The RNA shown here (transfer RNA) has 66 nucleotides and comes from a chicken gut metagenome. Rfam family: tRNA. It is annotated as a transfer RNA. About the family: Transfer RNA (tRNA) molecules are approximately 80 nucleotides in length. The prediction has a mean pLDDT of 82.
[in-house]
RNA sequence: GGGCGUAGCUCAAUGGUAGAGCCCCAGUCUUCCAAACUGGUGGUGCGAGUUCGAUUCUCGUCGCCC
Numbered sequence: 001g002g003g004c005g006u007a008g009c010u011c012a013a014u015g016g017u018a019g020a021g022c023c024c025c026a027g028u029c030u031u032c033c034a035a036a037c038u039g040g041u042g043g044u045g046c047g048a049g050u051u052c053g054a055u056u057c058u059c060g061u062c063g064c065c066c
Stems, first nucleotide, its partner, number of pairs: 001066005008022004016052001024040005045061005
């Protein structure tokens, strides 16, 4: 100097209600388990600024990688 930081994990979201897969929890099914199906919990690293409105734009800061 550059890149990255979003759910427990891996990743989306080009200023307008933040989603998916896997995981987890509950239910249905099954003699039981698994699978399958249905539903649910949970998140924008931190601080400030711009804006009616910020994951998104700006500055600072912290951490990781090059």